Predicted 3D model of an 87-nucleotide RNA (transfer RNA) from a Chloroflexota bacterium. It matches the Rfam family "tRNA". Rfam classes the family as a transfer RNA. About the family: Transfer RNA (tRNA) molecules are approximately 80 nucleotides in length. The prediction has a mean pLDDT of 80. The source organism's lineage runs through Bacteria, Bacillati and Chloroflexota. It was read from a public genome assembly.
């Protein structure tokens, strides 16, 4: 340096065709039960403001197209893979 995969809450990991981002597991908090606890069960769980209602922001950073982008283009950062070439 080319090629080719990827980057998303505290963690794993969806969202295939541009339409309500984080479904589901896990963790974490409240509650049932329990002498107490363990499992189980039921709620709630992206970050920040707020007493609440509610608002404002978020898919690696930036820009573009678009009524509308995690998804599409286009520039950069990082990762893994493969290949080249020089020593």
């Nucleotide at each position: 340096g080319c090629c080719g995969a990827g980057g998303u809450g505290g963690c794993g990991g969806a969202a295939c065709a541009g339409g309500c981002a984080g479904a589901c597991g896990c963790a974490g908090c409240c509650g049932a039960c329990u002498u107490a606890a363990a499992a189980u069960c039921g709620g709630c769980u992206g970050c920040c403001c707020g007493a609440a209602a509610g608002g404002g922001c978020a898919u690696g950073g930036g820009a573009g197209u678009u009524c509308g982008a995690a998804u599409c283009u286009c520039c950069c950062c990082c990762u893994c893979g493969g290949u080249a070439c020089c020593a």